[in-house]
Context: one part of a larger RNA
């Protein structure tokens, strides 16, 4: 000199874009933070209309939540950095040893049957979570059957070949499925679904080389250890496990154990080389009160699921339950130190869902802090009797000093009228043209054109006009490093200090004052790191 997620002191006018618990991966009151489909199901309470009443009501249409069944979702997004020196990462590349729900493209199919449960009615136990029993029902929930080119398996033949790769072929075994809307001339046809195969696209598992810390005052270290055979498990290689056999395997090019510690792209420096570092953004990995395990599921050993130990808090009728902010606000603690219990789904993405739409503390916005960067403004111009007052003077005088005032102007910022965006384009409505369906110009269904309809920020940006210099400048230095000089007051005191070193009666070094330098909405210290 440069840099910070920064503190602190004195001081503060405004915009714009960032950025903001580095400490307690300590504890949390209270709101939201994942639903959603009635075009899968049955179907109720309420509500509105009609008849009938014995005035209690009961039927029947229409509409219909909430819950229950079922599908997808809830593994995605948001958080954190505790643990990990490890194929975790990052780079190269391997999988003849893999799987991949939603999509996309192309093949085929989508037969006809059965049982049963929850809701819901009845009864019971429980203070509560909740929980037994009985009766009855549905379905795109569940189970057989049927069919099955390809498809799995087992056995062979066979040409290419890289270990379980890729064609051709024959015999044997196995194995699907759900339907719902929507038009209809009741033949059907359109749509969104299901099964099943091929191939793609993503994603994701595993495996290998190679690089990235510290100290030998850590020298030996391993028994599933190292390898084989078998046989299990997995989606899948393998000691991943398991039985039997051999007795290896790793190390001074540092094993083993111990401290630290989330990697990376980048960041900070720096002419480089390198050195530090790894907030914000991104990619990946790990975790989710603490350890443990497995369900379901294309995917989890699952942050806002289970179960099972454990500290903690809470609720009990003492018999037993309930909780998990490292999401977003917030609230006490620790700290030097970190913010609003705010708006909105308008855009941008994501769940569903045939679509309307819902549901999203991700996401877009506002709010506070000069926390950092960038820009603006605190006025321009003239104007010497060089006023006045201050300082210092050798008393002549100098200095503050064009500085004011005084006079001419000018309107940014803030304020105060008035107008006022873009982000908005889909979806869906209405209408035109086309194509399929059909006899049709109805209607349906799709594509392509026009109008309409949507904005939280915000009445915000931005425009004009109004008025009038008016509301807006401060720290840190001045003794050499290192730009800036005197005077008073102190008198090794009181203090200063980064170093050198100042101060014991003329201190340019303390403290006041005038002046003077530097940076300026800051400006100094502190820390930290080149």
């Nucleotide at each position: 000199g440069a840099a910070c997620g920064a503190a602190c002191g004195c001081u503060g006018g405004c915009g714009g874009c960032g950025c903001g618990u580095u400490u307690u991966a300590a504890g949390c009151a209270u709101g939201c933070a994942a639903g959603u489909c009635g075009a899968g199901g049955g179907g109720u309470a309420g509500a509105g209309a009609a008849u009938c009443u014995u005035c209690g009501g009961a039927u029947u249409c229409u509409u219909g939540a909430g819950a229950c069944c079922g599908g997808c979702g809830a593994a995605c997004g948001g958080g954190u950095g505790a643990g990990u020196a490890a194929c975790a990462c990052g780079u190269a590349g391997g999988u003849g040893a893999u799987c991949u729900g939603c999509c996309a493209c192309g093949a085929g199919g989508u037969u006809g049957g059965g049982g049963a449960u929850a809701g819901c009615c009845c009864a019971u136990g429980g203070a509560a979570a909740c929980a037994u029993g009985g009766g009855g029902u549905a379905a795109u929930a569940c189970c057989g059957a049927a069919u099955g080119a390809g498809c799995u398996c087992u056995u062979u033949u066979u040409a290419c070949u890289a270990u379980g790769g890729u064609g051709a072929g024959a015999a044997g075994a196995g194995g699907a499925a759900a339907a719902g809307c929507g038009c209809u001339u009741c033949g059907g046809c359109g749509c969104u679904g299901c099964c099943u195969c091929g191939u793609g696209a993503u994603g994701a598992g595993c495996c290998u080389g190679c690089g990235g810390c510290u100290g030998a005052u850590u020298a030996g270290c391993u028994u599933g250890u190292u390898g084989g055979u078998g046989g299990g498990g997995u989606a899948a290689c393998g000691g991943c496990c398991u039985a039997c056999c051999a007795a290896g395997g790793c190390u001074g090019a540092g094993a083993u154990g111990g401290u630290u510690a989330g990697c990376u792209g980048g960041u900070c420096u720096g002419a480089g080389a390198g050195g530090a570092u790894g907030a914000u953004c991104a990619g990946c990995c790990a975790c989710a009160c603490u350890g443990g395990a497995a369900c379901u599921g294309a995917g989890a050993c699952a942050c806002g699921g289970u179960c099972c130990a454990g500290a903690c808090u809470c609720c009990u009728a003492c018999g037993g339950g309930a909780g998990g902010c490292a999401g977003c606000a917030g609230u006490g603690a620790g700290g030097a130190a970190u913010a609003u219990u705010g708006c909105g789904c308008a855009a941008u993405g994501g769940g569903g869902g045939a679509a309307a739409c819902c549901c999203u503390g991700a996401c877009g916005c506002a709010g506070c802090a000069a926390c950092g960067c960038c820009g603006c403004g605190u006025g321009g111009g003239u104007g010497a009797a060089g006023a006045a007052g201050g300082c210092c003077c050798u008393c002549g005088g100098g200095u503050u000093g064009u500085a004011a005032a005084g006079c001419c102007c000018u309107g940014u910022c803030a304020g105060g009228u008035g107008g006022g965006a873009a982000g908005a384009a889909c979806c869906c409505u209405c209408u035109g043209c086309a194509a399929g369906u059909a006899a049709a110009u109805a209607g349906c269904u799709u594509g392509c054109g026009g109008a309409g309809c949507u904005g939280a920020c915000g009445g915000u940006a931005c425009c004009a006009c109004c008025g009038g210099a008016g509301g807006a400048a401060g720290c840190a230095c001045c003794g050499g490093c290192u730009a800036a000089c005197u005077c008073c007051g102190u008198g090794c005191c009181a203090g200063c200090a980064g170093c050198c070193g100042c101060g014991g009666u003329a201190a340019g070094a303390c403290g006041g004052a005038g002046g003077g330098u530097g940076c300026g909405a800051g400006c100094g210290u502190u820390g930290u790191u080149c």
About this RNA
Small-subunit ribosomal RNA, 5' domain from an uncultured organism, 530 nucleotides, folded computationally. Model confidence (mean pLDDT): 85 of 100. Its Rfam family is "Bacterial small subunit ribosomal RNA".